[in-house]
RNA sequence: GGGCGAGUGGUGGAACUGGUAGACACGCUAGACUCAAAAUCUUGUGGCAGCAAUGCCGUAAGGGUUCAAGUCCCUUCUCGCCCA
Numbered sequence: 001g002g003g004c005g006a007g008u009g010g011u012g013g014a015a016c017u018g019g020u021a022g023a024c025a026c027g028c029u030a031g032a033c034u035c036a037a038a039a040u041c042u043u044g045u046g047g048c049a050g051c052a053a054u055g056c057c058g059u060a061a062g063g064g065u066u067c068a069a070g071u072c073c074c075u076u077c078u079c080g081c082c083c084a
Stems, first nucleotide, its partner, number of pairs: 001083007010026003019067001027045002030042003046057004060076005
């Protein structure tokens, strides 16, 4: 230099043919149980603003297509594998 694959909350990892982003698990918060803890059970858990209701933003970054993009197209960045 060329080819292929990957990038999603704190972590792993889903999201069907483009149609509610984060299911499920772990972790963490709060509660129950306990003398206390562990285990177990219940509850909540992306970010920001807000007393709250609620609003806005968010799939590596930037553009494009579309009524609608994590998903399709282009460029770039990072990681992995292969070729030279």
This is a predicted structure of an 84-nucleotide RNA (transfer RNA) from an uncultured Candidatus Saccharibacteria bacterium.
Its mean pLDDT, the model's own confidence on a scale to 100, is 81.
Rfam family: tRNA. By type it is a transfer RNA.